[in-house]
A computed fold for an 84-nucleotide RNA from Desulfosporosinus cupriresistens, annotated as c-di-GMP-I riboswitch aptamer.
Model confidence (mean pLDDT): 85 of 100.
The sequence is in RNAcentral, with records from Rfam.
């Protein structure tokens, strides 16, 4: 230096829920808060899932990402400590 498992110690992130803001919504951001996480760091590249505004069809309803989700899975990429 590289790879692999592991996570004692040192650290890290932060679910649900509540408050505020943005958004048509899904959801995101900030604060509080911890269910958990060895990448629960980053990335929307592939799949899945969610919403359905402008729109299409139209009695109703349905269709429909260009929107969202990386804490749904995979890929890519970066990283702490110890050991081999």
């Nucleotide at each position: 230096a590289a790879u692999a498992a592991c996570g004692c110690a040192u650290a890290g992130c932060a679910a649900a829920c509540c408050c505020g803001u943005c958004g048509a919504a899904a959801g995101a951001c900030g604060g509080g808060g911890a269910c958990g996480c060895a990448a629960a760091g980053c990335u929307a590249c592939g799949g899945g899932u969610c919403u359905a505004a402008u729109g299409u069809u139209g009695u109703a309803a349905a269709c429909g990402a260009u929107g969202a989700u990386c804490g749904c899975c995979g890929g890519g990429u970066u990283g702490c400590a110890c050991u081999a």
The model forms 95% of the base pairs in the Rfam consensus. Taxonomically the source falls in Desulfosporosinus (Bacteria, Bacillati, Bacillota, Eubacteriales). Rfam family: c-di-GMP-I riboswitch aptamer. Its family is annotated with cyclic-di-GMP binding in the Gene Ontology.